[in-house]
RNA sequence: GGGCCGUUAGCUCAGUGGAUCAGAGCAUCCGCCUUCUAAGCGGAAAGUCGCGGGUCCGAUUCCCGCACGGCCCG
Numbered sequence: 001g002g003g004c005c006g007u008u009a010g011c012u013c014a015g016u017g018g019a020u021c022a023g024a025g026c027a028u029c030c031g032c033c034u035u036c037u038a039a040g041c042g043g044a045a046a047g048u049c050g051c052g053g054g055u056c057c058g059a060u061u062c063c064c065g066c067a068c069g070g071c072c073c074g
Base pairs, nucleotide, nucleotide: 001073002072003071004070005069006068007067010026011025012024013023028044029043030042031041032040050066051065052064053063054062
C1' cells in the first nucleotide's frame, strides 16, 4: 500500500429486508425477602447506534470518505 471483518448502554453482545418509543445479560441504584450479607424476586437509571457527508418522505440499517481495532496479502 491492497483486501475482508468489526465499532450499538459502564462491560459482553443481539438487532439491520429502511418506518413499532433502539434491546438482552452482567454491573450500578432503589425496594422486597433475610438476624446480616450473598442468592432469589420486582423496579429504575444508563445510548448523538465511532465521526462527517450523501440517497430517501423517512437511515442504527443503503452509498462515500475518515478514525480506531482485528485478520490476511504484498
Overview:
The prediction has a mean pLDDT of 81. Predicted 3D model of a 74-nucleotide RNA (transfer RNA) from a Chloroflexota bacterium. Lineage of the source: Bacteria > Bacillati > Chloroflexota. The RNAcentral record of the sequence draws on ENA and MGnify. Rfam family: tRNA. It is annotated as a transfer RNA.